Predicted 3D model of a 72-nucleotide RNA (transfer RNA) from a Minisyncoccia bacterium. Its Rfam family is "tRNA". By type it is a transfer RNA. Taxonomically the source falls in Minisyncoccia (Bacteria, Bacillati, Minisyncoccota).
[in-house]
RNA sequence: CGGAGAGUGGUGUAACGGUAACAUACACGCUUCGGGUGCGUGUGACUCCGGGUUCAAUUCCUGGCUCUCCGA
Numbered sequence: 001c002g003g004a005g006a007g008u009g010g011u012g013u014a015a016c017g018g019u020a021a022c023a024u025a026c027a028c029g030c031u032u033c034g035g036g037u038g039c040g041u042g043u044g045a046c047u048c049c050g051g052g053u054u055c056a057a058u059u060c061c062u063g064g065c066u067c068u069c070c071g072a
Stems, first nucleotide, its partner, number of pairs: 001071007010024004018055001026042005048064005
């Protein structure tokens, strides 16, 4: 320099264009003599940033930023 992919709760990942879900972590409760395990409840993301399309965008288009891979 050229090509491709990724960016979503603290972390790891989902989400035919229609209320952003699950696991884990965390908090509380139950269970235990206590801890762990297990069970239940709850908290937590204006979806990397701008613009466009649309009644409606995590999703489609476009310009950036960061990271990863391939090639030179």